[in-house]
Context: one part of a larger RNA
RNA sequence: UUGGGCCUAAAGCAUCCGUAGCCGGCUCAUUAAGUUUCUGGUGAAAUCCAAUGGCUUAACCAUUGGGCGUGCUAGAAAUACUGAUGGGCUUGAGACCGGGAGGAGUCAGAGGUAUUCCUUGGGGAGCGGUAAAAUGUUGUAAUCCAAGGAGGACCAUCAGUGGCGAAGGCGUCUGACUAGAACGGGUCUGACGGUGAGGGAUGAAAGCUAGGGGAGCAAACCGGAUUAGAUACCCGGGUAGUCCUAGCUGUAAACGCUGCCUGCCAGAUGUUGCAUUUUUUUCGGAAGAAUGCAGCGUCGUAACGAAGGUGUUAAGCAGGCCGCCUGGGAAGUACGGUCGCAAGGCUGAAACUU
Numbered sequence: 001u002u003g004g005g006c007c008u009a010a011a012g013c014a015u016c017c018g019u020a021g022c023c024g025g026c027u028c029a030u031u032a033a034g035u036u037u038c039u040g041g042u043g044a045a046a047u048c049c050a051a052u053g054g055c056u057u058a059a060c061c062a063u064u065g066g067g068c069g070u071g072c073u074a075g076a077a078a079u080a081c082u083g084a085u086g087g088g089c090u091u092g093a094g095a096c097c098g099g100g101a102g103g104a105g106u107c108a109g110a111g112g113u114a115u116u117c118c119u120u121g122g123g124g125a126g127c128g129g130u131a132a133a134a135u136g137u138u139g140u141a142a143u144c145c146a147a148g149g150a151g152g153a154c155c156a157u158c159a160g161u162g163g164c165g166a167a168g169g170c171g172u173c174u175g176a177c178u179a180g181a182a183c184g185g186g187u188c189u190g191a192c193g194g195u196g197a198g199g200g201a202u203g204a205a206a207g208c209u210a211g212g213g214g215a216g217c218a219a220a221c222c223g224g225a226u227u228a229g230a231u232a233c234c235c236g237g238g239u240a241g242u243c244c245u246a247g248c249u250g251u252a253a254a255c256g257c258u259g260c261c262u263g264c265c266a267g268a269u270g271u272u273g274c275a276u277u278u279u280u281u282u283c284g285g286a287a288g289a290a291u292g293c294a295g296c297g298u299c300g301u302a303a304c305g306a307a308g309g310u311g312u313u314a315a316g317c318a319g320g321c322c323g324c325c326u327g328g329g330a331a332g333u334a335c336g337g338u339c340g341c342a343a344g345g346c347u348g349a350a351a352c353u354u
Base pairs, nucleotide, nucleotide: 004325005324006323007308008307012322014202015201016200017199021195022194023193025089026088027087028086029085030084031083033082034081035078036077037076038075039074040073041072042071048066049065050064051063052062053061054060092192093189094188095187096185097184098183104178105177106176107175108174109173110172111155112154116150117149118148119147120146121145122144126137127136163170164169207248208247209246210245211244212243216242217241221237222236223235224234259321260320261319262318263317264316267299268298269297270296271295272294273293274292275291276290277289278288279287280286303310304309327354328353329352336347337346338345339344
């Protein structure tokens, strides 16, 4: 390479948008580029096959015929499929309308309990901490109780294999602005679509730069214990940081260890949202039942799988597009390139070894 794979053996980019490319619904007409058929030309010789002949035979050689030369080129024809051009369609996609759901995002305002600190009053000997202690704290009045104040962070209960978001993630209340999805209608556009190399945007925590802020917590650090030791686990302190604003970083077990889109293929049950029908009703934006669609779970048939298991939310049956894998170690290292203030990121070997 042919081929085989990617939940757990190596392997799905952290996520989305999107350029080129690749792929693309139903239908009519034209065209004839791909495609198919036929014909002409060309497609060296040797080699191969057959016959005949020449070396005493054979190998070998010569002649004739055939084949090969899978191709290229010119012309004629065919028109199913693909393409191209033009027209039409509505089921894909999008728009619009309607009433609902939501911790979706950004900004602003308001609130709540608790911790800490300060002030005042009460009180008067311990408090704190642990397995037990000690360090610590307290007569400069602690711990505790009450009242008032300051400040920062957070948002208990509700809370749910529940919701929303592309992922990261999102949870007090109110307002403004912004975005998306579902359901229902079937009014409009009429294939406008899918994927997506490069590229762009977003991207937890930690970290970095500048300026704020600093209650609690707490790497580092300092003590106390434990221990043979204890650079730990436990205890008392405690600085970066955690918070805000503006920028950078660009990584995670960024996990469903499962790329995106479309179609097809038994069901059962729970739950969230919408719609329709219906029953009850305290008439409420109420409760229940059935059905449909969309999401989130559990079980499970066929099928698949090495098994565990997956199973209409597929890891089943198919199609399209992208990414990735090829024994372990050396190594996500070296070198080079590129990005970054740095930390480092991305790309990414080999010798050698087994």
Molecule: small-subunit ribosomal RNA, central domain
Organism: Candidatus Pacearchaeota archaeon